[in-house]
RNA sequence: GGGAUAUAGCUCAUCUGGUAGAGCGACAGGUUCGCAAUCUGUAGGUGGUCGGUUCGAGUCCGAUUAUCUCC
Numbered sequence: 001g002g003g004a005u006a007u008a009g010c011u012c013a014u015c016u017g018g019u020a021g022a023g024c025g026a027c028a029g030g031u032u033c034g035c036a037a038u039c040u041g042u043a044g045g046u047g048g049u050c051g052g053u054u055c056g057a058g059u060c061c062g063a064u065u066a067u068c069u070c071c
Base pairs, nucleotide, nucleotide: 001070002069003068004067005066006065009024010023011022012021018055026042027041028040029039030038048064049063050062051061052060
């Protein structure tokens, strides 16, 4: 110097811009004498940071930070 990644506690979706989701985990409840397992529900996100474009940005553009990778 080139490329990739950054979204919930963890692992990741969200493919051409239109109210952000899943699995696991946490919590509550049912089932059980109790635990485990299982079922139901709930909470949890300023989408790395800053700025721009747009009626509207996780998504497009620029800068920047961190990690990985190539030279």